[in-house]
Context: one part of a larger RNA
Molecule: large-subunit ribosomal RNA, domain IV
Organism: soil metagenome
RNA sequence: CACUGGCUAAGGAACUCGGCAAAUUGGCUCCGUAACUUCGGGAGAAGGAGCGCCCCGCUAGCGUGAAGGACUUCGCGUCCGGAGCGCGAGGGGGUCACAGAAACCAGGCCCAGGCGACUGUUUACUAAAAACACAGGUCUCUGCAAAGUCGAAGUCGACGUAUAGGGACUGACGCCUGCCCGGUGCCGGAAGGUUAAGAGGACAGGUUAGCUUUCCUUCGGGAAGGCGAAGCUCGGAAUCGAAGCCCCGGUAAACGGCGGCCGUAACUAUAACGGUCCUAAGGUAGCGAAAUUCCUUGUCGGGUAAGUUCCGACCCGCACGAAUGGCGUAACGAUCUGGGCGCUGUCUCGGCCAGUGGCUCG
Numbered sequence: 001c002a003c004u005g006g007c008u009a010a011g012g013a014a015c016u017c018g019g020c021a022a023a024u025u026g027g028c029u030c031c032g033u034a035a036c037u038u039c040g041g042g043a044g045a046a047g048g049a050g051c052g053c054c055c056c057g058c059u060a061g062c063g064u065g066a067a068g069g070a071c072u073u074c075g076c077g078u079c080c081g082g083a084g085c086g087c088g089a090g091g092g093g094g095u096c097a098c099a100g101a102a103a104c105c106a107g108g109c110c111c112a113g114g115c116g117a118c119u120g121u122u123u124a125c126u127a128a129a130a131a132c133a134c135a136g137g138u139c140u141c142u143g144c145a146a147a148g149u150c151g152a153a154g155u156c157g158a159c160g161u162a163u164a165g166g167g168a169c170u171g172a173c174g175c176c177u178g179c180c181c182g183g184u185g186c187c188g189g190a191a192g193g194u195u196a197a198g199a200g201g202a203c204a205g206g207u208u209a210g211c212u213u214u215c216c217u218u219c220g221g222g223a224a225g226g227c228g229a230a231g232c233u234c235g236g237a238a239u240c241g242a243a244g245c246c247c248c249g250g251u252a253a254a255c256g257g258c259g260g261c262c263g264u265a266a267c268u269a270u271a272a273c274g275g276u277c278c279u280a281a282g283g284u285a286g287c288g289a290a291a292u293u294c295c296u297u298g299u300c301g302g303g304u305a306a307g308u309u310c311c312g313a314c315c316c317g318c319a320c321g322a323a324u325g326g327c328g329u330a331a332c333g334a335u336c337u338g339g340g341c342g343c344u345g346u347c348u349c350g351g352c353c354a355g356u357g358g359c360u361c362g
Stems, first nucleotide, its partner, number of pairs: 001357008010348002014346001019343001027051005036041001038172001052095005061087004068080004096100001108341007115333002120132002136170007148156001150154001173328004178258003183255002185251005192246003198240002203235001205233003210227007259277005286320001287317001298314005
């Protein structure tokens, strides 16, 4: 010096990002307990008091229940009976220590707010959370050889049957969940438009038995060119062809979306009101500088001597908003934020002690 412990005058969070760490508290009995609340809770709220040992004491009372007795259906029966043994408050008196839950063990508490209802689950080895899950809610699919799922067979779903099963979103509970179907998706429709394979073969190309023209000929024929049936082959129009798409409707707890400019009231300011442009419709309730607010340490109030945090308001919401749920909410949380009481070596500011390591010597 480091680590792990113990103590510390006065002060008591002045430490620090932050009371991190440490300290306080701690058991049992009794008294006594607020807001709020889903009436269960909150509660061990908070805050207090008592606690050893001896005597009165064979205390009150409680448990167990022998001998003996009575009855007897004779039973390991029933009823009296109370010995012995065990437990044992409350009260009174006394007594010793610094200290009586004497050691170990053994909640610090309160107020306000954010998030998540809750108990649970999670990143095995840096994250335990406001993330996941969750009961509850809604939509949608599925009529049973169900939908869905893995797959070769065949299973699961389910030896279930719509009060069932699958998928998606939301996430207790309370009050609620507005407007838009133009786009995308899904559902329904089938008149018209478009449309594949296929059907269909108009027409056309190739090939050539044959015919023909010209030239050559040893007259047997040969060469070059033209036309060209059938067959084969290659191409192929009209026309007939579903779903889909176009089209017509529906649907937002489907994906999603939810305006701008100008003017106006007898101080000023503001604008209930008016005008105009655009849209599928222009954000309702509730909330709001918020886990969301850039400007911003917004402004006002509270708390402090002093407060970029915190709480309550305001609303100018850069860029909240209603099941990608909105706003509340008792209880709950090794959650996050602010404040207070208690308590402390966190600090003013250090000091002392013990053990272990380091260091020196061997």